[in-house]
């Protein structure tokens, strides 16, 4: 210096119209009790600007990661 990459606690999903699941975890049923199992619930776009009626998605600087050259 240059390239890729960043959503939930984890793994992953979403063609500019607004965020989806699984596994976790919490509450409840069931059960002697706990585990399976069955319902419900909460939980996230790395910061900050820009574009555009409207950004996870487009553009930039910055900030963690990783990779490659010097």
């Nucleotide at each position: 210096a240059a390239g890729c990459u960043g959503u939930a606690g984890u793994u992953u999903a979403a063609u500019g119209g607004a965020a989806a699941a699984a596994c976790a975890c919490a509450c409840g049923g069931c059960a002697c009790c706990a585990a399976a199992c069955c319902g419900u619930g909460a939980g996230a776009u790395g910061u900050a600007a820009g574009u555009u009626c409207g950004a996870u998605u487009c553009u930039u600087c910055c900030c963690g990661g990783c990779u490659u050259u010097a």
This is a predicted structure of a 70-nucleotide RNA (transfer RNA) from Chitinophaga fulva.
Taxonomically the source falls in Chitinophaga (Bacteria, Pseudomonadati, Bacteroidota, Chitinophagales).
The sequence is in RNAcentral, with records from ENA.